This is a predicted structure of an 88-nucleotide RNA (c-di-GMP-I riboswitch aptamer) from Planomicrobium sp. CPCC 101079. The source organism's lineage runs through Bacteria, Bacilli, Caryophanales, Caryophanaceae and Planomicrobium. The prediction has a mean pLDDT of 90. Its Rfam family is "c-di-GMP-I riboswitch aptamer". Rfam links the family to the GO term cyclic-di-GMP binding.
RNA sequence: CAACGAUAAUGGCAAACUUCUUCGAAAGAGAAGGACGCAAAGCCACGGGCCUACGUAUAUCACUAUAUAAGGUAGCCGGGUUGCCGAA
Repeated sequence: CAACGAUAAUGGCAAACUUCUUCGAAAGAGAAGGACGCAAAGCCACGGGCCUACGUAUAUCACUAUAUAAGGUAGCCGGGUUGCCGAA
């Protein structure tokens, strides 16, 4: 330096669930509690997947239905990028 990852050390993050919000149309996000897990569960929506559908389009007398990401998800996978420790 590149791999690799302990019943090591130092620290870190925090699923479900609960409460809250002068965030959001929703999905979701944020805060507090909480710990299922995580060696990148740090960061980036670039590719695929998945979730949502305000708006838009189409159909309808209408209710509404269908399609759609410009919205999300980095704790779905891949990719990019930065980084702590060092037994085998």